Overview
Transfer RNA from Candidatus Cytomitobacter primus, 76 nucleotides, folded computationally. The sequence was found in a public genome assembly.
C1' cells in the first nucleotide's frame, strides 16, 4: 500500500434485520445484620468513535473519516 473485521453507560455484551436504546457488572442509596460481607429493592449513567447521505423514521442501509485486531505484499 492492498483486504476483512470490530467500535453502542466506567467495563462485557444485546436490541427479534429500518420503529420508544436495554441487560449484567461496577457506583451511589435502602432493607436486612450487633458491625460488616453475601442477598434483595432502587436509582444514576448514552453525541450508538467523528463527518455527511438516503428515508416519514437510522445503532442498523449508503458515501467519507479516525482508532484498534487479523490477513497479505514491500522496504530494512
Nucleotide at each position: 500500500a492492498g483486504g476483512a473485521g470490530u467500535g453502542u453507560a466506567g467495563c462485557u455484551c444485546a436490541a427479534u434485520u429500518g420503529g420508544u436504546a436495554g441487560a449484567g457488572u461496577a457506583u451511589c442509596g435502602g432493607u436486612c445484620u450487633c458491625c460488616a460481607a453475601a442477598a434483595c429493592c432502587g436509582a444514576c449513567g448514552g453525541u450508538u468513535g467523528g463527518g455527511g447521505g438516503u428515508u416519514c423514521g437510522a445503532g442498523a442501509c449508503c458515501c467519507u473519516u479516525c482508532a484498534c485486531u487479523c490477513c497479505u505484499g514491500c522496504c530494512a

Its mean pLDDT, the model's own confidence on a scale to 100, is 83.
It matches the Rfam family "tRNA". From the family's description: Transfer RNA (tRNA) molecules are approximately 80 nucleotides in length.